[in-house]
A computed fold for a 354-nucleotide part of an RNA from Candidatus Iainarchaeum sp., annotated as small-subunit ribosomal RNA, central domain. Its Rfam family is "Archaeal small subunit ribosomal RNA". On this family, see Yusupov et al., Science 2001: "Crystal structure of the ribosome at 5.5 A resolution". The coordinates come from a structure-prediction model, not an experiment, and the mean pLDDT is 89.

Context: one part of a larger RNA
RNA sequence: UUUGGCCUAAAGAGUUCGUAGCCGGUCCUUUAAGUCUUUUGUGAAAUCGGCUCUCUCAAGGAGUCGAAUUGCAAAAGAUACUGCUGGGCUCGAGACCGGGAGACGUGAAGGGAAUUUUCGGAGUAGCGGUGAAAUGCUGUGAUCCCGAAAGGACCACCUGUAGCGAAGGCGCUUCACGAGAACGGUUCUGACGGUGAGGAACGAAAGCUGGGGGAGCGACCCGGAUUAGAUACCCGGUUAGUCCCAGCCGUCAACGAUGCAGACUAGGUGUUCCAAAGCUCAUGUAGUUUUGGAGUGCCGAAGCGAAGGUGUUAAGUCUGCCGCCUGGGGAGUAUACCCGCAAGGGUGAAACUU
Numbered sequence: 001u002u003u004g005g006c007c008u009a010a011a012g013a014g015u016u017c018g019u020a021g022c023c024g025g026u027c028c029u030u031u032a033a034g035u036c037u038u039u040u041g042u043g044a045a046a047u048c049g050g051c052u053c054u055c056u057c058a059a060g061g062a063g064u065c066g067a068a069u070u071g072c073a074a075a076a077g078a079u080a081c082u083g084c085u086g087g088g089c090u091c092g093a094g095a096c097c098g099g100g101a102g103a104c105g106u107g108a109a110g111g112g113a114a115u116u117u118u119c120g121g122a123g124u125a126g127c128g129g130u131g132a133a134a135u136g137c138u139g140u141g142a143u144c145c146c147g148a149a150a151g152g153a154c155c156a157c158c159u160g161u162a163g164c165g166a167a168g169g170c171g172c173u174u175c176a177c178g179a180g181a182a183c184g185g186u187u188c189u190g191a192c193g194g195u196g197a198g199g200a201a202c203g204a205a206a207g208c209u210g211g212g213g214g215a216g217c218g219a220c221c222c223g224g225a226u227u228a229g230a231u232a233c234c235c236g237g238u239u240a241g242u243c244c245c246a247g248c249c250g251u252c253a254a255c256g257a258u259g260c261a262g263a264c265u266a267g268g269u270g271u272u273c274c275a276a277a278g279c280u281c282a283u284g285u286a287g288u289u290u291u292g293g294a295g296u297g298c299c300g301a302a303g304c305g306a307a308g309g310u311g312u313u314a315a316g317u318c319u320g321c322c323g324c325c326u327g328g329g330g331a332g333u334a335u336a337c338c339c340g341c342a343a344g345g346g347u348g349a350a351a352c353u354u
Stems, first nucleotide, its partner, number of pairs: 004325003007308002012322001014202004021195003025089004031083001033082002035078008048066007092192001093189003096185003104178007111155002116150006126137002163170002207248006216242002221237004259321006267299014281284001303310002327354003336347004
């Protein structure tokens, strides 16, 4: 490379946007580049095939005719498909309008129970903790009860195989600003699209730099237990951190372990949002039924699969584009380069071994 693969065996990049490239709906037209047909030239010989001759035969050799040399160049034609030129269409895509849904983002303001601490009151001997204890706190009055204040973090119930977001993720209330999706429309543009090497942006937690903050929790650390030991599990403390602002880091079981987009292929049953129609009343931002669309679950025919399973949210049947895999270990290591303040990250072998 061919071929085969990527849910769980090796393998889908954490996610999105997007450059080049690759791919491209429908009708007419131009051209004839790709494509196809014919002809001409060229494509050395050896080689291969037929015939004739010749080493006494054969292999071999010679002659002659032909084939092949799948290519290149030129000329004449064909025009279905691809490309190119021009023009149109609306179903893809986008825009606009309408009323709704949402823990979608950013900023600000406000609120709440609880923990802790302080102060005041009341009150007296224990409290706390565990399997059992001890360390610890407490007569300088603890624990418990009442009132007040301070401060930080968090947001019970509602909460739901509910919702939103590209992913990471998002949950008290209100306001402001911003974004996306769904549904509906007798509106508009008219292929403007798909994917996407490089590239860019976003990206949990931990960690890093500077400055704040510090209630609770709590790596490290110090004690108490347990134990043969106990650098642990349990208990009492406690530093970084967790929180905020600015800037880095760029990773994860970043998982649906399932790339994105489109088309097609039985159903059943929940649920969320939108629309339409019908019915009901207590006439409302109401309830309920059916149908259509979009999402999100469960079950399941065919099919697929090694099986588990999957099954219109495909792992079925096809198309386009990208990424990735090739026995285990060595190893996500070494080296080199790039990035980073560092920690480290990205790219990423071989010897050897089995």